This is a predicted structure of a 359-nucleotide RNA (Bacterial RNase P class A) from a soil metagenome. Its Rfam family is "Bacterial RNase P class A". By type it is a ribozyme.

RNA sequence: AGGCCGGGUGACCGCGUCGCCUCGCAAUUCACCUGAGUUGGGAGGCGCCGAGGAAAGUCCGGACACCGUAGGGCAGGACGCUGGGGAAAUCCCAGAGGGCGAAAGCCGAUGGAAAGUGGAACAGAAAGCAAACCGCCGCCGGCGUGUUCUCCGGAGACGCCGUCGGUAAGGGUGAAACGGUGGGGUAAGAGCCCACCAGCACCGUGGUGACACGGUGGCUCGUCAAACCCCGUCCGGUGCAAGGUGAAGCAGAUCCCGUUGACGCGGCCCGCCGAGGGAUCGGGUACACCGCUCGAGCCGUGAGGAGACUCCCGGCCCAGAUGGAUGGUCACCCUCGACAGAAUCCGGCUUACAGGCCU
Numbered sequence: 001a002g003g004c005c006g007g008g009u010g011a012c013c014g015c016g017u018c019g020c021c022u023c024g025c026a027a028u029u030c031a032c033c034u035g036a037g038u039u040g041g042g043a044g045g046c047g048c049c050g051a052g053g054a055a056a057g058u059c060c061g062g063a064c065a066c067c068g069u070a071g072g073g074c075a076g077g078a079c080g081c082u083g084g085g086g087a088a089a090u091c092c093c094a095g096a097g098g099g100c101g102a103a104a105g106c107c108g109a110u111g112g113a114a115a116g117u118g119g120a121a122c123a124g125a126a127a128g129c130a131a132a133c134c135g136c137c138g139c140c141g142g143c144g145u146g147u148u149c150u151c152c153g154g155a156g157a158c159g160c161c162g163u164c165g166g167u168a169a170g171g172g173u174g175a176a177a178c179g180g181u182g183g184g185g186u187a188a189g190a191g192c193c194c195a196c197c198a199g200c201a202c203c204g205u206g207g208u209g210a211c212a213c214g215g216u217g218g219c220u221c222g223u224c225a226a227a228c229c230c231c232g233u234c235c236g237g238u239g240c241a242a243g244g245u246g247a248a249g250c251a252g253a254u255c256c257c258g259u260u261g262a263c264g265c266g267g268c269c270c271g272c273c274g275a276g277g278g279a280u281c282g283g284g285u286a287c288a289c290c291g292c293u294c295g296a297g298c299c300g301u302g303a304g305g306a307g308a309c310u311c312c313c314g315g316c317c318c319a320g321a322u323g324g325a326u327g328g329u330c331a332c333c334c335u336c337g338a339c340a341g342a343a344u345c346c347g348g349c350u351u352a353c354a355g356g357c358c359u
Stems, first nucleotide, its partner, number of pairs: 001359005007333007015050002018047006025040006052339001056350002059348005064239004071270004076235005081095005096110001098107003111230002116228002118224002133171002135167004140162006147156003179197006198220001200217007243290004252281006264272001297316004302311003334337001
């Protein structure tokens, strides 16, 4: 770093779903005088099963349900190397390239900066069609001299000061200063020239590809897109209190919108539909059933693959509550037991976690 497990056994008592049996109750049907059947709920007995690796956060993606049949455009949002897997994904596997590290290895939202707009605090002269603070160099002017020449008028050399100009090699500032190192060159310098390296463009070879390697060329093109933006792909909304069925009960009043098209429809427009819709106050009910758990399911063997994963065969049924079950006591053992508990269901991610095992 990765993977796995998440106290064990036994006895007794208790709870929930389901199945079977018995008892009694209610409704109903048929026989017709005490019997049989069906349904519903109740009690008792027996049997099976009964929280998690995260059931959690609700951060992504779906299934499913309804909204209208799920439409078009704009706006908006998400994602972004390549190949593969997967229903899909801010998921997984393998690789490429980058960064860190001595190495093993680890990390990362990694398209585009010669399409455009824009940003870069502080420091610094200058932060983008570069810039001259110090330094270096040149021309001119002035001043100076233990100097040289002189035709005695000056001229040269050196030093200092000043104007103008050249220079990005050096110093200094910075996260970053317009390629790096070395040599040539030059007044001093500079891809100005050359060699190597980095980068760019083109070509060739290898690879499915990201890309790698080699050659050639002209010499240099900075950084930020988790800034706007551009490009590509995807995205309708609301979530099981979705939604449906049955039963019971009630009382309406006022206002507004609407066939000149309301509501539906969501940020806007178009298009569609076609008769009711909305607000406030008041009244009633808050019961039962379905959805509901057999599913992208679990276990085992085998096969394919580097892996994620896929396929064949066989076996299994593994919570389904709704005042909401899944627990308690005792005994023994051990390494002395953490984080935490379903609520429509799956796949991920993230977070919490005593202790133990494997590589």